[in-house]
RNA sequence: GCGAAUGCAUACAACUGGCGGAUAAGUGGAGUACCACAGGGAGUAUGUAGGAGAGAAAGCCGACCGCCUGGGUACCCAUC
Numbered sequence: 001g002c003g004a005a006u007g008c009a010u011a012c013a014a015c016u017g018g019c020g021g022a023u024a025a026g027u028g029g030a031g032u033a034c035c036a037c038a039g040g041g042a043g044u045a046u047g048u049a050g051g052a053g054a055g056a057a058a059g060c061c062g063a064c065c066g067c068c069u070g071g072g073u074a075c076c077c078a079u080c
Stems, first nucleotide, its partner, number of pairs: 002053001006049007015040002017068005026037004059073003
């Protein structure tokens, strides 16, 4: 001098579903797995703290559990 994990702050923010447990985990509308608002929210960017010292993957997100449905994002590979 470079600089990983990780913490904090600000901004942006995809995705946020159906049924049952359940008389009750939002409200209204739809009818399948959607829409609006509320709430949740990984992640991204910047700043700051931090300071590993070969590296990487099998991850992460929407109250809980079960059965399903459909996505986002991170990482990796290829191409422009």